[in-house]
């Protein structure tokens, strides 16, 4: 140089065009002499960045930019 794959919550990942979910994590309440487990709540995402399609885009389309892998 070329190509492929990935980018969404603190962390591990769903989610294939129609108001972003799960677990573990933090908080908080219930239970308990105290704790954990267990149970029921809650807070936490400019869906990497910028265009563009489209009524409507995390999700199609192009270009960046970053990890990771393959060819030369």
């Nucleotide at each position: 140089g070329g190509a492929a794959u990935u980018a969404u919550a603190g962390c591990u990942c769903a989610g294939u065009g129609g108001u972003a979910g799960a677990g573990c994590g933090g908080c908080c309440g219930c239970c308990u002499g105290c704790a954990g487990a267990g149970c029921g709540g809650c807070a936490g995402g400019u869906c990497c960045u910028g265009a563009g399609u489209u009524c409507a885009a995390a999700c199609c389309u192009c270009a960046g930019u970053g990890a990771u892998u393959c060819c030369u």